[in-house]
RNA sequence: CCGUGCUGACACGGGAGAGCCUGGCGAAAGCCAGCGCCGAAGGAGCAACCGCCCCGGAAUCUCUCAGGCAAACGGACCGUUCAGCUACG
Numbered sequence: 001c002c003g004u005g006c007u008g009a010c011a012c013g014g015g016a017g018a019g020c021c022u023g024g025c026g027a028a029a030g031c032c033a034g035c036g037c038c039g040a041a042g043g044a045g046c047a048a049c050c051g052c053c054c055c056g057g058a059a060u061c062u063c064u065c066a067g068g069c070a071a072a073c074g075g076a077c078c079g080u081u082c083a084g085c086u087a088c089g
Base pairs, nucleotide, nucleotide: 002089003088004087005085006084007083008082009081011080012079013078014077019035021034022033023032024031025030036069037068038067042065043063044062045061049057050056051055
C1' cells in the first nucleotide's frame, strides 16, 4: 500500500407481516377503552454450535413485555460509500 475481516455513520439505495375494526372524547392530528392479529426496533427464553470451558457467548427459532396492523415515520437484514481498528493474507 492492497485485499479480506470487525466496528461505527442523523450517508445513499432496497426492505416483509398483520383490522385504513368497534365505541367514547376531539375542529383535526390524535388520546382512551375493547376484541382480533403481526414479528424484522428493542427486550426475554430455549438451543444447535462455539470458546479463553463446570463458566461464558450464542439465531432469521420461540414468547409477545414493548413495538406494530391504509399512507407517512419506523424497520432486522442486504448492497454501496466513508471513517476507524489492526485480526489475517